[in-house]
RNA sequence: CUCUGACAAGAGCAAACCUUGAUCAAUCAAGGGACGCAAAGCUAGGGGUCUCAAAGACGAGACAGCCCGGCCGCCGAA
Numbered sequence: 001c002u003c004u005g006a007c008a009a010g011a012g013c014a015a016a017c018c019u020u021g022a023u024c025a026a027u028c029a030a031g032g033g034a035c036g037c038a039a040a041g042c043u044a045g046g047g048g049u050c051u052c053a054a055a056g057a058c059g060a061g062a063c064a065g066c067c068c069g070g071c072c073g074c075c076g077a078a
Stems, first nucleotide, its partner, number of pairs: 004076002012037002017032006035065001041071003045068003048063005
């Protein structure tokens, strides 16, 4: 340094739900709260799902805690 992930150590994040606000909506933010997470850190490149619009066509968004990929990263048993 790479692979790897233990009844290790020190840390971290925060589902559902509730309150407030934003939003046409999916959803997002803050506070509370913990189902869980070895990347549950970042990233919308590829799939997929969801929302809005729509006769068709052409679209505009959202989700990474759905999967694959990319970038960065704590520790050190086997």